This is a predicted structure of a 73-nucleotide RNA (transfer RNA) from a Candidatus Woesearchaeota archaeon. Its Rfam family is "tRNA". Rfam links the family to the GO term triplet codon-amino acid adaptor activity. Rfam classes the family as a transfer RNA. The organism belongs to Candidatus Woesearchaeota, within Archaea. The RNAcentral record of the sequence draws on ENA.
[in-house]
RNA sequence: GCCUAUGUAGCUCAGCCGGUAGAGCGCGUGCUUGGUAAGCACGAGGUCGGGGGUUCGAAUCCCCCCAUGGGCU
Numbered sequence: 001g002c003c004u005a006u007g008u009a010g011c012u013c014a015g016c017c018g019g020u021a022g023a024g025c026g027c028g029u030g031c032u033u034g035g036u037a038a039g040c041a042c043g044a045g046g047u048c049g050g051g052g053g054u055u056c057g058a059a060u061c062c063c064c065c066c067a068u069g070g071g072c073u
Base pairs, nucleotide, nucleotide: 001072002071003070004069005068006067007066010025011024012023013022019056027043028042029041030040031039049065050064051063052062053061
């Protein structure tokens, strides 16, 4: 330098043939207990790596860039 995969909540990931973003763990509050843990219920938390384009509408499609992993010369 070229090719390729990945980037979504604090962490691990799903959602990727366009339709308004979710799970588990963790965190907070409450219930339960003599008190913890466990269990149950509710809740907070994300401009979907950045910018631009297409579209009525983009996490999803296209272009450029950034970061990380792998491969090739």